Description
This is a predicted structure of a 75-nucleotide RNA (transfer RNA) from an uncultured Actinomycetes bacterium. Model confidence (mean pLDDT): 82 of 100. Rfam family: tRNA. It is annotated as a transfer RNA. The sequence is in RNAcentral, with records from ENA.
[in-house]
RNA sequence: GGAUGAUUAGCUCAGUGGUAGAGCGCUUCCUUGACAUGGAAGAGGUCACUGGUUCAAAACCAGUAUCGUCCACCA
Numbered sequence: 001g002g003a004u005g006a007u008u009a010g011c012u013c014a015g016u017g018g019u020a021g022a023g024c025g026c027u028u029c030c031u032u033g034a035c036a037u038g039g040a041a042g043a044g045g046u047c048a049c050u051g052g053u054u055c056a057a058a059a060c061c062a063g064u065a066u067c068g069u070c071c072a073c074c075a
Stems, first nucleotide, its partner, number of pairs: 001071007010024004018055001026042005048064005
C1' cells in the first nucleotide's frame, strides 16, 4: 500500500428499513436471625464519527477513525 472483518448498556453479544433488546453485572424490595440461593421491580444508550439515500436508518451508500486478519512491498 491492497483486500477483508469488527465497532450497539459497565462486560459479552443479539437485532438485515417501522417502539433499541438479552445474559451477566449494578440499585431497591420480598424471602433469611444474618448471608448465600431464589423471586419482583428499576436505573443505565448520541447504536464509533461525518455526510448521503428514504415518509422512516442501529440496519442501505460514501468517507473518516480505532482494533483485528490475510496478501504485497521496502530494508